[in-house]
RNA sequence: GUCCCUGUAGCUCAGCGGUGGAGCACUCGGCUGUUAACCGAGCGGUCGCAAGUUCGAAUCUUGCCGGGGACG
Numbered sequence: 001g002u003c004c005c006u007g008u009a010g011c012u013c014a015g016c017g018g019u020g021g022a023g024c025a026c027u028c029g030g031c032u033g034u035u036a037a038c039c040g041a042g043c044g045g046u047c048g049c050a051a052g053u054u055c056g057a058a059u060c061u062u063g064c065c066g067g068g069g070a071c072g
Base pairs, nucleotide, nucleotide: 001071002070003069004068005067006066007065010024011023012022013021018055026042027041028040029039030038048064049063050062051061052060
């Protein structure tokens, strides 16, 4: 330098055009002699940034930025 993959909640990841989700973590409650475990509820994200397409974009397209890889 060229090409490919990847970026979504504090962490690990799903979601591939039609209201952004799960597990863990955190908070509150239940249970328990207490803690842990278990059960229930809650909190938490301008979906890396900008533009384009579309009635509608996390999702499709383009550029840029971060991470990983292949080739030279």

Transfer RNA from an archaeon, 72 nucleotides, folded computationally. It matches the Rfam family "tRNA". By type it is a transfer RNA. Rfam describes the family as follows. Transfer RNA (tRNA) molecules are approximately 80 nucleotides in length. Its family is annotated with triplet codon-amino acid adaptor activity in the Gene Ontology. Its mean pLDDT, the model's own confidence on a scale to 100, is 83.